[in-house]
Molecule: transfer RNA
Organism: Drosophila albomicans
RNA sequence: GGGGGCAUAGUUCAGAGGUAGAGCAUUCGAGUGCAGAUCGACUGGUCCCUGGUUCGAUUCCGGGUGCCCCCU
Numbered sequence: 001g002g003g004g005g006c007a008u009a010g011u012u013c014a015g016a017g018g019u020a021g022a023g024c025a026u027u028c029g030a031g032u033g034c035a036g037a038u039c040g041a042c043u044g045g046u047c048c049c050u051g052g053u054u055c056g057a058u059u060c061c062g063g064g065u066g067c068c069c070c071c072u
Base pairs, nucleotide, nucleotide: 001071002070003069004068005067006066007065010024011023012022013021018055027041028040029039030038048064049063050062051061052060
């Protein structure tokens, strides 16, 4: 220098044009002599940034940034 992949909750990931979900963690509760395990409930997100397309973009397109892989 060229090519490909990834970026979504504290964390690991899913989702996919109609406005975002799960597991774990945190918090509260049940239970227990106290805890753990278990069960229930809640909380938590400018969907990396910026333009474009669209009635509508987290999703599609362009350009950035960061990380990973391959080639030279």